[in-house]
Context: one part of a larger RNA
RNA sequence: AGAUGAACACUGGUGGCAUGCUUAACACAUGCAAGUCGAACAGGUAGUGGUGUUUUCCAGUGGCGAACGGGUGAGUAACGUGUAAGAACCUGCACUUGGGAGGGGAAAAACAAUUGGAAAUGACUACUAAGACCCUUUAGACUAAGGAGCAAAAGGAAGAAUCCACCCAAAGAAGGGCUCUCGUCUAAUUAGUUAGUUGGUGAGGCAAUAGCUUACCAAGGCAAUGAUCAGUAGUUGGUCCAAGAGGAUGAUCAGCCACAUUGGGACUGAAACACGGCCCAAACUCCUACGAGAGGCAGCAGUGGGAAAUUUUUCACAAUGGGCGAAAGCCUAACGGAGCAAUGCCGUGUGAAGGUAAAAGGCCUACAGGUCGUGAACUUCUUUUCCCGGAAAAGAAGCAAUGACGGUAUAUGCGGAAUAAACAUCGGCUAACUCUGUGCCAGCAACCGCGAUAAUACAGAGGAUGCAAGCCUUAUCU
Numbered sequence: 001a002g003a004u005g006a007a008c009a010c011u012g013g014u015g016g017c018a019u020g021c022u023u024a025a026c027a028c029a030u031g032c033a034a035g036u037c038g039a040a041c042a043g044g045u046a047g048u049g050g051u052g053u054u055u056u057c058c059a060g061u062g063g064c065g066a067a068c069g070g071g072u073g074a075g076u077a078a079c080g081u082g083u084a085a086g087a088a089c090c091u092g093c094a095c096u097u098g099g100g101a102g103g104g105g106a107a108a109a110a111c112a113a114u115u116g117g118a119a120a121u122g123a124c125u126a127c128u129a130a131g132a133c134c135c136u137u138u139a140g141a142c143u144a145a146g147g148a149g150c151a152a153a154a155g156g157a158a159g160a161a162u163c164c165a166c167c168c169a170a171a172g173a174a175g176g177g178c179u180c181u182c183g184u185c186u187a188a189u190u191a192g193u194u195a196g197u198u199g200g201u202g203a204g205g206c207a208a209u210a211g212c213u214u215a216c217c218a219a220g221g222c223a224a225u226g227a228u229c230a231g232u233a234g235u236u237g238g239u240c241c242a243a244g245a246g247g248a249u250g251a252u253c254a255g256c257c258a259c260a261u262u263g264g265g266a267c268u269g270a271a272a273c274a275c276g277g278c279c280c281a282a283a284c285u286c287c288u289a290c291g292a293g294a295g296g297c298a299g300c301a302g303u304g305g306g307a308a309a310u311u312u313u314u315c316a317c318a319a320u321g322g323g324c325g326a327a328a329g330c331c332u333a334a335c336g337g338a339g340c341a342a343u344g345c346c347g348u349g350u351g352a353a354g355g356u357a358a359a360a361g362g363c364c365u366a367c368a369g370g371u372c373g374u375g376a377a378c379u380u381c382u383u384u385u386c387c388c389g390g391a392a393a394a395g396a397a398g399c400a401a402u403g404a405c406g407g408u409a410u411a412u413g414c415g416g417a418a419u420a421a422a423c424a425u426c427g428g429c430u431a432a433c434u435c436u437g438u439g440c441c442a443g444c445a446a447c448c449g450c451g452a453u454a455a456u457a458c459a460g461a462g463g464a465u466g467c468a469a470g471c472c473u474u475a476u477c478u
Stems, first nucleotide, its partner, number of pairs: 001478004006474002010470001013348006019341002021306001026304003030301003035064003040061002043058002046055001071259003080184003085179002089176003096170005102136004112125001114123003142147001155164003185231002192222003197219008234256004238249004261282005284295003312338001314337002320334001321332004351381004361372004386415001388413002391410001395405001423466004427448002433462005443450002
């Protein structure tokens, strides 16, 4: 000198755009953050109405979604990530292509009866629909070419044409799993380490390769080019400084990874070993009729706590995007906005022109005067901003309708200089000096140092300098 997700002191007009728990991955009251489909299904509710293939809503069965989106950085020194490649794989929805959907059956929720429990939540009996479930007919894919052996399907809307949905196979797209070259912090006052460990064979297992698992066999594997142990740490694009080399860093935004009170486990599914799913154990909190139960904000707001320190228990689905649906539409704390904060960057203002008896007053003085100082007053203008008023958007997408922001931005009319300047410094470094008080006291100070009765260094005043809605200090990096 530059920089910061900054903080403290003093001060503080306005607009735009950004940013806002860096500490306790500490504990959380309350509300919301993932639903949707009646054009899959029986049944029920309400309305209109007097019968029509009518309308609304619904706990339940069923389908799709809930693995996305959103948060955090605890763990991790690792194929985690970055980069360059690879072969032994999987893929719901969407796109393209080729085939197919024949015939039957049995149940179980809901509802009802009985009944346990304080509750959470059950038990039992009987009935029932389906695109829920099962059987059967009929393929392709496998092969050592002998053969072994396995399947699927469903309908709905419509007057019809047709549309949507279902099953199998193939291809591409896009996504994911796996392997691998090279790079990726500190320490040797950490020198040896490893036993499924390293390799082989058989078997198992997986979507797939593989000690991934297991039995047997061999004794290997890694390591001063730093293994192992220990400490620290999410990583990259980037960001800051620097002429560069390089150093530091990893907030916001984007990609990847990991995690969801702590530890373990599987289920469902195309995909999870799943933040707002399940089971077990632990700690904590709540409830209890003491037998038993409930919970998980590192989602958005918000509370307590910690801390130098970080916001509203706001509006709307209008736009963009997502889920479901044939659609209308519903949901969406994603997102779009508003609110708070000088936290940062940028813009703009706090007036402009004239105005000397150089007024009063302050300060200094050698008492002549000098200086604050054209500064003020005063005169004439202007209205960014401010107050009040009427007008008023784009963002809405191929008829129309649909705007949270918002009566906002913007332009315009009226009014009146009106509402708007601080902070730090003045011995040298370093731009800017005098007086008074104090008297090694009180105090200042990054360093040198200053203060002992004339202190440009302390305190006050006048003046000056720097910067400016900020300024100074502190912390950290270059």
The part of an RNA shown here (small-subunit ribosomal RNA, 5' domain) has 478 nucleotides and comes from Erythroxylum williamsii. NCBI's taxonomy places the organism under Eukaryota, Tracheophyta, Magnoliopsida, rosids, Erythroxylum. The prediction has a mean pLDDT of 84. It matches the Rfam family "Bacterial small subunit ribosomal RNA".